[in-house]
Molecule: transfer RNA
Organism: Dehalococcoidia bacterium
């Protein structure tokens, strides 16, 4: 330098066009003698940035930007 993959909540990954979701972590309560497990409620994203198409974009097109594989 050329190909291809990926980028969403503290983490780990879902969501292939109609205003985002589980796990696990956090906080708070119930249960326990405490703690640990459990069981419930809560907290949490300008969806990597910009532009464009579209009534409507996480998602489709371009162009950065990080990162990884792979030729050379």
């Nucleotide at each position: 330098g050329g190909g291809c993959c990926c980028g969403u909540a503290g983490c780990u990954c879902a969501g292939u066009g109609g205003u985002a979701g589980a796990g696990c972590a956090g906080u708070g309560g119930a249960c326990u003698u405490u703690u640990a497990a459990u069981c419930c409620a809560u907290c949490g994203g300008u969806c990597g940035a910009g532009a464009g198409u579209u009534c409507g974009a996480u998602c489709c097109u371009c162009u950065c930007c990080g990162g990884g594989c792979u030729c050379a």